[in-house]
RNA sequence: CAUCCGAAAAGGCACACAUGUCGUAAGACAUGGCCGCAAAGCCACGGGUCCAUCUGAAGAAGAAGGACGGCCGGGCAUACCGAU
Numbered sequence: 001c002a003u004c005c006g007a008a009a010a011g012g013c014a015c016a017c018a019u020g021u022c023g024u025a026a027g028a029c030a031u032g033g034c035c036g037c038a039a040a041g042c043c044a045c046g047g048g049u050c051c052a053u054c055u056g057a058a059g060a061a062g063a064a065g066g067a068c069g070g071c072c073g074g075g076c077a078u079a080c081c082g083a084u
Stems, first nucleotide, its partner, number of pairs: 005082002012037002017032006035070001041076003045073003048068004053063003
């Protein structure tokens, strides 16, 4: 110095919920809140879930669009500390 690992210490983020705003919606943002998180930092590449439009008698199915990174995988000399 790097990787693994996650004790201690210093910190960080912020589930549900409430209020307000945006959106048809899923959901996002802000404030409060604090279930949890060692990347719960960033990225829609793959899978999955959700919303919604069209086709279709309907279901199934198909086409195209959107959302979720705190659903999983993956990527990023991105990040704090240093017991084992």
This is a predicted structure of an 84-nucleotide RNA (c-di-GMP-I riboswitch aptamer) from a Candidatus Firestoneibacteriota bacterium. The sequence was found by an Rfam model in a public genome assembly. Its Rfam family is "c-di-GMP-I riboswitch aptamer". From the family's description: GEMM was predicted in a large-scale screen for bacterial structured RNA regulatory elements. Rfam links the family to the GO term cyclic-di-GMP binding. Lineage of the source: Bacteria > Bacteria candidate phyla > Candidatus Firestoneibacteriota. Its mean pLDDT, the model's own confidence on a scale to 100, is 85.